A computed fold for a 78-nucleotide RNA from a bacterium, annotated as transfer RNA. The coordinates come from a structure-prediction model, not an experiment, and the mean pLDDT is 81. Its Rfam family is "tRNA".
RNA sequence: CGGGGUGUAGCGCAGCUUGGUUAGCGCACCUGUUUUGGGAACAGGGGGUCGAAGGUUCAAAUCCUUUCACCCCGACCA
Numbered sequence: 001c002g003g004g005g006u007g008u009a010g011c012g013c014a015g016c017u018u019g020g021u022u023a024g025c026g027c028a029c030c031u032g033u034u035u036u037g038g039g040a041a042c043a044g045g046g047g048g049u050c051g052a053a054g055g056u057u058c059a060a061a062u063c064c065u066u067u068c069a070c071c072c073c074g075a076c077c078a
Stems, first nucleotide, its partner, number of pairs: 001074007010027004020058001029045006051067005
């Protein structure tokens, strides 16, 4: 430098193809009950507006453009 992939809650992920009702799941976290306590079980609850910017649209995590970070492959130089 070229090609490809990933980016969504503290962590790991789904949703994207085919745009549409308040953005979800597991673990973790908080509160309560049971328990001497730890652990565990049960009930309830909080937390993100989807890497960033712009565009299309009545409507964008989803489509388009640019860009950032990381990973893989290839090329080049030494």